The RNA shown here (small-subunit ribosomal RNA) has 1525 nucleotides and comes from a Bacteroidota bacterium.
Its Rfam family is "Bacterial small subunit ribosomal RNA". Its family is annotated with structural constituent of ribosome and ribosome in the Gene Ontology.

RNA sequence: ACAAUGGAGAGUUUGAUCCUGGCUCAGGAUGAACGCUAGCGGCAGGCUUAAUACAUGCAAGUCGAACGGCAGCACGGGUAGCAAUAUCUGGUGGCGAGUGGCGCACGGGUGCGUAACACGUAUGUAACCUACCUUUGACUGGGGAAUAGCCCCGAGAAAUCGGGAUUAAUACUCCAUAACAUCAUGAAAUGGCAUCAUUUUAUGAUCAAAGCUCAGGCGGUUAAAGAUGGGCAUGCGCGACAUUAGCUAGUUGGUAAGGUAACGGCUUACCAAGGCUACGAUGUCUAGGGGUUCUGAGAGGACAUUCCCCCACACUGGUACUGAGACACGGACCAGACUCCUACGGGAGGCAGCAGUAAGGAAUAUUGGGCAAUGGACGCAAGUCUGACCCAGCCAUGCCGCGUGCAGGAUGACGGCCCUACGGGUUGUAAACUGCUUUUGUACGGGAAAAAACCCCCGCUCGUGCAGCGGGGCUGAUGGUACCGUAAGAAUAAGCAUCGGCUAACUCCGUGCCAGCAGCCGCGGUAAUACGGAGGAUGCAAGCGUUAUCCGGAUUUAUUGGGUUUAAAGGGUCCGCAGGCGGGUUAAUAAGUCAGAGGUGAAAUCCUACAGCUCAACUGUAGAACUGCCUUUGAUACUGUUAGCCUAGAGUAUAGUUGGGGUAGGCGGAAUAUGUCAUGUAGCGGUGAAAUGCAUAGAUAUGACAUAGAACACCGAUCGCGAAGGCAGCUUACCAAGCUAUUACUGACGCUCAGGGACGAAAGCGUGGGGAUCAAACAGGAUUAGAUACCCUGGUAGUCCACGCUGUAAACGAUGGUCACUCGAUGUUGGCGAUACACAGUCAGCGUCUGAGCGAAAGCAUUAAGUGACCCACCUGGGGAGUACGACCGCAAGGUUGAAACUCAAAGGAAUUGACGGGGGCCCGCACAAGCGGAGGAGCAUGUGGUUUAAUUCGAUGAUACGCGAGGAACCUUACCUGGGCUCGAACGUAGGACGACUUUUCGUGAAAGCGGAAUUCCCUUCGGGGCGGCCUACGAGGUGCUGCAUGGUUGUCGUCAGCUCGUGCCGUGAGGUGUCGGGUUAAGUCCCAUAACGAGCGCAACCCCUAUCAUUAGUUGCCAGCAGGUAAAGCUGGGGACUCUAAUGAAACUGCCUACGCAAGUAGUGAGGAAGGUGGGGAUGACGUCAAAUCAGCACGGCCCUUACGUCCAGGGCUACACACGUGCUACAAUGGCCGGUACAAAGGGCAGCUACCUGGUGACAGGAUGCUAAUCUCAAAAACCGGUCUCAGUUCGGAUCGAAGUCUGCAACCCGACUUCGUGAAGUUGGAUUCGCUAGUAAUCGCGCAUCAGCCAUGGCGCGGUGAAUACGUUCCCGGGCCUUGUACACACCGCCCGUCAAGCCAUGGAAGCUGGGGGUACCUAAAGUUCGUGACCGCAAGGAGCGACCUAGGGUAAAUCUAGUGACUGGGGCUAAGUCGUAACAAGGUAGCCGUACCGGAAGGUGUGGCUGGAAUACCUCCUUU
Repeated sequence: ACAAUGGAGAGUUUGAUCCUGGCUCAGGAUGAACGCUAGCGGCAGGCUUAAUACAUGCAAGUCGAACGGCAGCACGGGUAGCAAUAUCUGGUGGCGAGUGGCGCACGGGUGCGUAACACGUAUGUAACCUACCUUUGACUGGGGAAUAGCCCCGAGAAAUCGGGAUUAAUACUCCAUAACAUCAUGAAAUGGCAUCAUUUUAUGAUCAAAGCUCAGGCGGUUAAAGAUGGGCAUGCGCGACAUUAGCUAGUUGGUAAGGUAACGGCUUACCAAGGCUACGAUGUCUAGGGGUUCUGAGAGGACAUUCCCCCACACUGGUACUGAGACACGGACCAGACUCCUACGGGAGGCAGCAGUAAGGAAUAUUGGGCAAUGGACGCAAGUCUGACCCAGCCAUGCCGCGUGCAGGAUGACGGCCCUACGGGUUGUAAACUGCUUUUGUACGGGAAAAAACCCCCGCUCGUGCAGCGGGGCUGAUGGUACCGUAAGAAUAAGCAUCGGCUAACUCCGUGCCAGCAGCCGCGGUAAUACGGAGGAUGCAAGCGUUAUCCGGAUUUAUUGGGUUUAAAGGGUCCGCAGGCGGGUUAAUAAGUCAGAGGUGAAAUCCUACAGCUCAACUGUAGAACUGCCUUUGAUACUGUUAGCCUAGAGUAUAGUUGGGGUAGGCGGAAUAUGUCAUGUAGCGGUGAAAUGCAUAGAUAUGACAUAGAACACCGAUCGCGAAGGCAGCUUACCAAGCUAUUACUGACGCUCAGGGACGAAAGCGUGGGGAUCAAACAGGAUUAGAUACCCUGGUAGUCCACGCUGUAAACGAUGGUCACUCGAUGUUGGCGAUACACAGUCAGCGUCUGAGCGAAAGCAUUAAGUGACCCACCUGGGGAGUACGACCGCAAGGUUGAAACUCAAAGGAAUUGACGGGGGCCCGCACAAGCGGAGGAGCAUGUGGUUUAAUUCGAUGAUACGCGAGGAACCUUACCUGGGCUCGAACGUAGGACGACUUUUCGUGAAAGCGGAAUUCCCUUCGGGGCGGCCUACGAGGUGCUGCAUGGUUGUCGUCAGCUCGUGCCGUGAGGUGUCGGGUUAAGUCCCAUAACGAGCGCAACCCCUAUCAUUAGUUGCCAGCAGGUAAAGCUGGGGACUCUAAUGAAACUGCCUACGCAAGUAGUGAGGAAGGUGGGGAUGACGUCAAAUCAGCACGGCCCUUACGUCCAGGGCUACACACGUGCUACAAUGGCCGGUACAAAGGGCAGCUACCUGGUGACAGGAUGCUAAUCUCAAAAACCGGUCUCAGUUCGGAUCGAAGUCUGCAACCCGACUUCGUGAAGUUGGAUUCGCUAGUAAUCGCGCAUCAGCCAUGGCGCGGUGAAUACGUUCCCGGGCCUUGUACACACCGCCCGUCAAGCCAUGGAAGCUGGGGGUACCUAAAGUUCGUGACCGCAAGGAGCGACCUAGGGUAAAUCUAGUGACUGGGGCUAAGUCGUAACAAGGUAGCCGUACCGGAAGGUGUGGCUGGAAUACCUCCUUU
């Protein structure tokens, strides 16, 4: 300096992630409506629906300076009369009705129709018209006949009409004059793209007029030109549907004529047969178009209200007349529908003008004022008319502006709300209170601009005109309005919506999946920031929200600016017309393209600047812009076109070569089946196991021969060929193709391809053959709850051939075709090069791996899914649905094309972490196996369920409830039931008061509690009182009531399983991964090695306790070897510390040593040593977490509930019931035993309201005495075992239940409901079905002992202690549980998952349907008004002409057969939706038969089976290739 002012996202699919993709929100807008609310003003806007129907008034008249005139008014005059008044008079102002002129075609309304030259834009008119206006030229002479009105008569209810007489004109008409006007003929010149036009000239023909006057003028006729306004034609632009593909007879063109202002099939006759259409004709539906308006960064998208331009329409349809202009909104005629009047004969009408009414509707205003201004019509003018217009009224409908006060004011008042509640927070400087201001409103006063013209008066100028200029005068609906001033006074003035996230703003109460909310996600089932209310807060504000609609966000139709392997989407494949695109070079041209200039793009709008209303909205002026179209001049790189040349694309030729390429024919062997014969005998066959089936009428098996049809082992391959489908024994013939080499020829001949054509697996269809195997359907047998299946035995279509049809597949590389470019490695096929099995070559294919790049990722990666070019096809949320209807094709099955209503907020892709699998691999565990002993059968004990009951209190319920809470229910416990009582209460604390004790004794009543009463009766003192005690009062009670799904704490289980995580780094867009994986090893994520990981934490292990050995220290209550004493005997005594033991400290074990294996970790060893050997045995110890696991009844605690009761006291009862079922145990069934007698040996514990020696009594439980012990001292205190005897296999000398009797003990009390003893009784039971439990060594089994609780005990339970003391483990296939790695997944509430279809129920939309009803457009025929045109015209007229009649056309009406469309329809088809209906379980894991696609058959249903195809199948084995060594 130039250019530019411009672009935001969020929520929602998942356990989480990335992507695809829809839905929704935040913004702006509106002719709006509705809800709540409302102070003022300015400026705008205001029937979007019924182009439905309209009462009433008004919206187009004007001119007496065109005319005849005079109904009404005024004035003058006359007559009568005193006057009022009556009457006469067109004389004057004027003027009803009438003739005539101009206007009525403008202005105003509406958007029905119209998809069209209607509109927009740009052109043309050499094919045209234009009243009034402007300029210029010429003219304006003479005559005639009528008619309305008026008058008279008549018809009619009216509207209106008929007849007669008379009359005027700027009305009508005749004659004259006239050309530069028109026409005809002729000549010349000029111009044009053509038809032609223009000019000059000659001759001939035709046509005109109107007057009025104030004497100034105003008019009239003709011609030319201008201006204005139109007509017509053309290019381009301007909706949807192809489920509308063919349309057209005046149709397309020509000739001639007619018609028009004008061209033209505009009309007619004749001739020709054309014209339009995939660049969308025709048809159907929708719609006035544009300037603009809204939105948007823009490109676009949507819109058409107000204002402007154009068009169309005026009750519906048709028609012309008049006129400069109409086929005419407030004109005419006809037809139709509707309304009104009527005397029933006949008439009248058209608000889509302004108001207004009714109706419709969610919804849209006054029956207002004025012509003062602007504009229009007429007029010379004054003026008249003007619902155009200017104003006012109503409405928050919108935009803009103003106000509802301002300042000070903290014990931060009262009240409200909240809280952890003596108190704090918030409302809140908010209020009160003090000071100030006065916009607005109220009152009073003043008070505009909009007005200048016309006209009138005066003056000036000149070209002397009712010309121009200047001055003065007249005129305001709005409106006493805007505005200004004065006064008093905070006075008159705030609401609405929202507060879970998006999205600014949070608490309490109520409610309890109810009531309700919701734009999307979603809230609500007792602690709701989401419902309702309140307090508070946030946003906007005279408005605020909601609803509706449009654009945006949405790059979600993608030109700007998208995609198609797996998310929606590549046509099954090829050929190919149209179309699109196209190699090198030269020249021309200038269509596209670019640049300059000109014209146009109306105004308003938008933008910028300035200006006017106090600002703004609003308005004015100017500029810019209007991205467009047309014309013209130039440029020529690129594209196009034309002409020429070239060879790199493409093709041809020649020579080789390759193949399971195609078609037709011939031939072959193996196998199978069948038949015949033979051998041979009892089974064969089939399966998980069987059966059906075949077989003594001789099967299967074996052999020979024969026949038939179909398919071609080995080679064979991740191989080859083909456009795809597809193609495989050998051989012949024919046909086609690829590749390579030579570069000889042609010279862009190319690529792609809508429509079209051809080919197109399997199944299927038709006709005719054929029929061995296999095999839908079908039959039978199994399996199963069933089994319309999987398995088996049979078996028909079909499978095969010929001809014809069908035209679809997971027709897949889920990847369209062609061309070019872009790192590498390696294998292989066919050629060429080459002597070559060598090779670093080259061309064309087929594969694998890996870079850059791309991709959401998985992955692709010169065979692209990379980078570009061209063409085609296809997609736009899921479902409904590839369905319905229509059309086309097909013999049918069916195929192709292909919607909508309705419904959901998702559906989906890839990848991640888990979980799961009737997936895989590795490993562990009393998990299985090997063993031992049990349970399940019996009786009893105990717990539970169930039942019962007034109550049988409550909890625990798969593993992980059930001898569990309970480590001990006769009362108590006790929570339950019945009954009787109490209400500051059974306990405790504090304060106050009276009392003096407390206590003890006792009476009445009562079942007791309780109630009522009697007696008894302290200490200290400063004398005030205090201590202590119960009583009374007050305040705090109490609840085993609910919620373990509000909680703390504690506990169970997975599991003593080996796991669970973090920091930093690295990888990945991310979730996440890595570490923690791999190879070994271990009991172990134990350790080692390797390693994008390096470290660390919680777990494991170790540290702790008991136990096994030894040492040291210490020896009492323990011990006693030696010494001594002593006893009937005894550590009894003196002594002793040696030993045992006690209880403290320490040692010891670490794969430390050896051998073998191993890199190491480590493993193995009848190893050594050692008391013990590989964590020696046992215990305590329980990671992150899971089960909303258990417990509100241990305790604590939030919330809720009860308060003369859900609290509390008492008595009795119940928790102990009993047809039954289950769990856990005890005792047994006996001889490895029972019974009797005798003899031994523990550990660990307990003991004073206790254990008790010993003695006595009793058969005994026990009782009566008595001693020791507060415990290594005394005591409870052993049994199996061993020795001897007896029993001899039996319901017994087994077993002891049950019952009877008599007792003992505890206790207030043993009835319900205790234990024990003795005697008697002597049940079931003879080793236990399916099934199931524990245990791997001092273990199982077996034997006793102790303790807690406890007055006693239902203990056979629980917790401990020791005595005696085994068997077995090949092993990891299987069952169960667990760990790690990997794989699949449609699961994530996580397989107790998910999920499909029929049926049943309710609701919703929709298809078909005998039909029924309505609407639209067309066709044919009949009929046909008004009207134009034509013909005729005997009637009228002197004539011109007219009435009448006829013809053509036509609105309308009728008839008929079709057609399109809408509604409805008994019945019927599927579809969608709906917490807990029925039947199965098809899919997701190998989903339990891998699934899916096409097709055929079958079946309640998902579905099954056959046939061909696909991998979008898991696992395993083998083969091959690649990578690495």